Transfer RNA from a Christensenellaceae bacterium, 72 nucleotides, folded computationally. The coordinates come from a structure-prediction model, not an experiment, and the mean pLDDT is 81.
RNA sequence: GGUCUCAUAGUCUAGCGGUUAGGACGUUGGCCUCUCACGCCAUUAACAGGGGUUCGAUUCCCCUUGGGACUA
Numbered sequence: 001g002g003u004c005u006c007a008u009a010g011u012c013u014a015g016c017g018g019u020u021a022g023g024a025c026g027u028u029g030g031c032c033u034c035u036c037a038c039g040c041c042a043u044u045a046a047c048a049g050g051g052g053u054u055c056g057a058u059u060c061c062c063c064u065u066g067g068g069a070c071u072a
Base pairs, nucleotide, nucleotide: 001071002070003069004068005067006066007065010025011024012023013022018055026044028042029041030040031039048064049063050062051061052060
């Protein structure tokens, strides 16, 4: 350099055009406890950036950025 692939909360992950963007861990608050831990309840926070297609895009297309694999 070429081809392919990935990017969703602090972390891991689901989501094949119309979902309230779901789950686990975590945060915060409460209950429990002499206190902490465990357990229970509630709460909080996300679609890498730009453009295009579409009535509608996390999802499809292009470019950029960053990570990975193969190849020369």
Annotation: It was read from a public genome assembly. It matches the Rfam family "tRNA". Rfam classes the family as a transfer RNA.